[in-house]
Context: one part of a larger RNA
Molecule: small-subunit ribosomal RNA, central domain
Organism: uncultured bacterium
RNA sequence: CUGGGCGUAAAGCGCGUGCAGGCUGCUCGAUAAGUCGGAUGUGAAAGCCCCGGGCUCAACCCGGGAAUUGCAUCCGAAACUGUCGAGCUAGAGUCCCGGAGAGGAAGGCGGAACUCCCAAUGUAGGGGUGAAAUCCGUAGAUAUUGGGAAGAACACCGGUGGCGAAGGCGGCCUUCUGGACGGUGACUGACGCUCAGACGCGAAAGCGUGGGGAGCAAACAGGAUUAGAUACCCUGGUAGUCCACGCCGUAAACGUUGUGCACUAGGUGUCGGGGGUAUUCACCCUCUCGGUGCCGGAGCUAACGCAUUAAGUGCACCGCCUGGGGAGUACGGCCGCAAGGCUAAAACUC
Numbered sequence: 001c002u003g004g005g006c007g008u009a010a011a012g013c014g015c016g017u018g019c020a021g022g023c024u025g026c027u028c029g030a031u032a033a034g035u036c037g038g039a040u041g042u043g044a045a046a047g048c049c050c051c052g053g054g055c056u057c058a059a060c061c062c063g064g065g066a067a068u069u070g071c072a073u074c075c076g077a078a079a080c081u082g083u084c085g086a087g088c089u090a091g092a093g094u095c096c097c098g099g100a101g102a103g104g105a106a107g108g109c110g111g112a113a114c115u116c117c118c119a120a121u122g123u124a125g126g127g128g129u130g131a132a133a134u135c136c137g138u139a140g141a142u143a144u145u146g147g148g149a150a151g152a153a154c155a156c157c158g159g160u161g162g163c164g165a166a167g168g169c170g171g172c173c174u175u176c177u178g179g180a181c182g183g184u185g186a187c188u189g190a191c192g193c194u195c196a197g198a199c200g201c202g203a204a205a206g207c208g209u210g211g212g213g214a215g216c217a218a219a220c221a222g223g224a225u226u227a228g229a230u231a232c233c234c235u236g237g238u239a240g241u242c243c244a245c246g247c248c249g250u251a252a253a254c255g256u257u258g259u260g261c262a263c264u265a266g267g268u269g270u271c272g273g274g275g276g277u278a279u280u281c282a283c284c285c286u287c288u289c290g291g292u293g294c295c296g297g298a299g300c301u302a303a304c305g306c307a308u309u310a311a312g313u314g315c316a317c318c319g320c321c322u323g324g325g326g327a328g329u330a331c332g333g334c335c336g337c338a339a340g341g342c343u344a345a346a347a348c349u350c
Stems, first nucleotide, its partner, number of pairs: 004321003007304002012318001014201004021194003025088007033081002035077008049065006091191001092188004096183003103177007110154001115149007125136002162169002206247006215241002220236004258317006266295011299306002323350003332343004
């Protein structure tokens, strides 16, 4: 390279936007680059293959033919691909109406709880554990009541629910803002799909500067446990957790399942919308579009299982895999303040 693969065996980039590239609906016309047919020229010799011949045979050698799947030019074909032109509406999109949502950003507000402070009542304990101790408390704790401060998170609703491309998003209100969905027509007329590189987003931890700090809590200290206990349990406790701005760019970033489109039995629940029926209805029944679950048939699968939300049947494009260890390491390069990240071997060994 030809292949075979990627849910769990090695293998789907964490997610998106998207240039180049690849691929691209229906009809008509033109063209003839690709494509197909024919002709001519060329495609050295030797060799391979076929026929015949010469050394006693063979190897070897000689003659003839075929082949040389290619290239060029000319003539021709027009289905398909390409190109150009004209048109279409089933893909894609725009407008209008409508409801749903923890989608995003900023500002404001609220109550419960914890902690601390002040005051009051009150007195000897409290706390903690398997049991204890460290610890707090007669300088008045714990408990109870009133007042105040501060930070962080939003019980119930809450769902097997919703939204978002993913990460992720949950008290209430306001402002700004993205997307999806349903309905009805009208409009544009293939404007589409995918996407190497690129660009953007990206949990937690971590980093820089400044703020904040209630609770929790790496590190750390002490008390226990134990043979030991650099742990599990307990009492404390600093970074951090929070905010602003700037970095980092990773993850079991998982559905361990790339994106888009089409096709292929059903049953049942739920969320959002529409139609019919029934009645004036919290509704019920039924049809339908979009989402999200469970069960299950064909088919697929090594099995487990998947099964209209495919891991079925196909098409388009991208990414990735190729025995285990060495190793996601070394070296080099790029990026980063650093931590480190990305790219990524070999010797050797089984």